Notes
A computed fold for a 475-nucleotide part of an RNA from an uncultured bacterium, annotated as small-subunit ribosomal RNA, 3' major domain. Model confidence (mean pLDDT): 85 of 100.
Context: one part of a larger RNA
RNA sequence: GGACGGGGGCCCGCACAACCGGUGGGGCAGGUGGUUUAAUUGGAUGCAAGGGGAGGAACCUUACCAGGUCUUGACAUCCAAAGAACCUUUAGGAAACUAAGGGGUGCCUUAGGGAGCUUUGAGACAGGUGGUGCAUGGUUGUCGUCAGCUCGUGUCGUGAGAUGUUGGGUUAAGUCCCGCAACGAGCGCAACCCUUGCUAUUAGUUGCUAACAUUCAGUUGAGCACUCUAAUGGGACUGCCCGUGACAAGCGGGAGGAAGGUGGGGAUGACGUCAAAUCAUCAUGCCCUUUAUGAUCUGGGCUACACACGUGCUACAAUGGAUGGUACAGAGAGCAGCGAGACAGUGAUGUGGAGCGAAUCUCAAAAAGCCAUUCUCAGUUCGGAUUGCAGGCUGCAACUCGCCUGCAUGAAGUCGGAAUCGCUAGUAAUCGCGGAUCAGCAUGUCGCGGUGAAUGCGUUCCCGGGCCUUGCACU
Numbered sequence: 001g002g003a004c005g006g007g008g009g010c011c012c013g014c015a016c017a018a019c020c021g022g023u024g025g026g027g028c029a030g031g032u033g034g035u036u037u038a039a040u041u042g043g044a045u046g047c048a049a050g051g052g053g054a055g056g057a058a059c060c061u062u063a064c065c066a067g068g069u070c071u072u073g074a075c076a077u078c079c080a081a082a083g084a085a086c087c088u089u090u091a092g093g094a095a096a097c098u099a100a101g102g103g104g105u106g107c108c109u110u111a112g113g114g115a116g117c118u119u120u121g122a123g124a125c126a127g128g129u130g131g132u133g134c135a136u137g138g139u140u141g142u143c144g145u146c147a148g149c150u151c152g153u154g155u156c157g158u159g160a161g162a163u164g165u166u167g168g169g170u171u172a173a174g175u176c177c178c179g180c181a182a183c184g185a186g187c188g189c190a191a192c193c194c195u196u197g198c199u200a201u202u203a204g205u206u207g208c209u210a211a212c213a214u215u216c217a218g219u220u221g222a223g224c225a226c227u228c229u230a231a232u233g234g235g236a237c238u239g240c241c242c243g244u245g246a247c248a249a250g251c252g253g254g255a256g257g258a259a260g261g262u263g264g265g266g267a268u269g270a271c272g273u274c275a276a277a278u279c280a281u282c283a284u285g286c287c288c289u290u291u292a293u294g295a296u297c298u299g300g301g302c303u304a305c306a307c308a309c310g311u312g313c314u315a316c317a318a319u320g321g322a323u324g325g326u327a328c329a330g331a332g333a334g335c336a337g338c339g340a341g342a343c344a345g346u347g348a349u350g351u352g353g354a355g356c357g358a359a360u361c362u363c364a365a366a367a368a369g370c371c372a373u374u375c376u377c378a379g380u381u382c383g384g385a386u387u388g389c390a391g392g393c394u395g396c397a398a399c400u401c402g403c404c405u406g407c408a409u410g411a412a413g414u415c416g417g418a419a420u421c422g423c424u425a426g427u428a429a430u431c432g433c434g435g436a437u438c439a440g441c442a443u444g445u446c447g448c449g450g451u452g453a454a455u456g457c458g459u460u461c462c463c464g465g466g467c468c469u470u471g472c473a474c475u
Stems, first nucleotide, its partner, number of pairs: 001475002004471002007469007015459002020422004026314004031309003034305002064300007073125001077124002079121005086103007107114002127289002130287003136283002138278003141274001143272001148187006154163003167178003193266004198234007207224003212221002237260001240254005316416001320375007332363003337356002342351003382413001387408007429451007
């Protein structure tokens, strides 16, 4: 100088407290451990592994296993020889492939040949999701969006170091003010960026409709006021007033304002810590392998199941279930695509194909809500697991192992022990909608809007963190 303390002081955070809703009990989904297995590929393991990598394992993916095959190789460069490339038939085979044929003669040319592709041969070499993340780069998590981490010169100290960065106030903040042997500066903070909330100007189609006409309908004429769209500006700065404070920084209240003291949200992560994670994204040293630890194919496995755990979905009902009617979004996606109206079907869906590369057309029905009717507290008209049968869709192919529909079946479950999680406002809770991945497959994930609360006395305590100080048997 640090680290640590069941030492002290000050301060902060959904850290506690207050409130609301969950998890832990049931069923199921997906993840992990364990066990099993020919294989159940491999990695991730307190917070910071466990609906994570994986934004989608039937084949492929795929790295695993069994079996069938190949050895200059599935992929790259170089050399030689042959052949255009390419298309195609037969036999065997699970396929990979093996064997035997048929068609075909292209492009450029200085007429030597060349470019590209295929096959064969020789070797240099290829290949490795083999090992080491404790050899590494890069990337990432975490403390933590916490307010810290340092440097130059000067000064003090024999020196390690100290000072500055401490002190008095203040702030979300090492934010700012004052003081001071310090004076300055850098990385962080803040601001600059995006978005949202108000407004002006410009613009007016595919958007909009106040007035006029018209229609079933902004449908059409007309208009660009309004909404909206999207570009450029304005607007908020403690600027103004009162109080308080040290005449400061600031703090409390008020006015005006769409918005008030960082307006809300996002992106942005300092020096470093954990030999943290990743050699399986990629790159890479070294080691290992080279008729195999490489490559290819078929089938299987990654989907197993006495059990244990973490994450979710759905329930246990009347603030509800069922039936009928009726209203209102936002953000997206679409050409090997979205697919309307119509028709068939109880339905999944099918037939058919208008329109649309989309402010034009389509997906598209928003749902909770509201208005009626019914059920009357029951394992029920709650709940939907499980199973049977019959169908639909995708796809070479749904047995292992997909999703959906109809009929039947109707399990556990009556609010959950110890314990534990999230959340401070358009938030929690609740309701639906869309996208990526994707042939098909979503309770996950990433977004979107609708309805819309309660509580916060306070900082004694639990957890984590910051500053100062003290002790010290640690470095």